[in-house]
């Protein structure tokens, strides 16, 4: 320098051909149950889908620039 790819909840990861109010597990926070703790069941919370534009009736998803992780190739 170029080329390919990730980036979504504190953590890990899902979202189908572009259509329902973006979800799950763990965490943390409350009831249950326990003498108490752990386990266990229930409930609740918790999001500028990496930034800025674009296309679209509608974008986590498609396009374009940009950042920042991995990998290659020179």
């Nucleotide at each position: 320098g170029c080329c390919c790819u990730g980036a979504u909840a504190g953590c890990u990861c899902a979202a189908u051909u572009g259509g329902a109010u973006a979800g799950a597990g763990c965490a943390c926070c409350u009831g249950a149950c326990u003498u108490c703790u752990a386990a266990u069941c229930a409930g609740a919370c918790g999001g500028u889908u990496c930034u800025g534009g674009g296309u679209u009736c509608g974008a986590g998803u498609c396009c374009c620039a940009g950042u920042u992780g991995g990998g290659g190739c020179a």
Background: Transfer RNA from an uncultured Eggerthellaceae bacterium, 74 nucleotides, folded computationally. The coordinates come from a structure-prediction model, not an experiment, and the mean pLDDT is 80. Its Rfam family is "tRNA". It is annotated as a transfer RNA.